[in-house]
RNA sequence: GGGCCUGUGGUCUAGUGGUAUGACGUUUCCUUGACGUGGAAGAGGUACCAAGUUCGAUUCUUGGCAGGCCCA
Numbered sequence: 001g002g003g004c005c006u007g008u009g010g011u012c013u014a015g016u017g018g019u020a021u022g023a024c025g026u027u028u029c030c031u032u033g034a035c036g037u038g039g040a041a042g043a044g045g046u047a048c049c050a051a052g053u054u055c056g057a058u059u060c061u062u063g064g065c066a067g068g069c070c071c072a
Stems, first nucleotide, its partner, number of pairs: 001071007010024003018055001026042005048064005
């Protein structure tokens, strides 16, 4: 330098156009002498950035940024 892939709560992740799903973690309560386990409830996401297409974009297109793989 060229090609390809990925980017979603603190972490991992589902979702192929109709106001984002689950697990772990976290907070409160119950249970325990206490911790852990178990049970119940809650909080937490401008979806990497910008533009475009569309009535509508996490999803499609383009550019940028970051990471990864391959080739030279």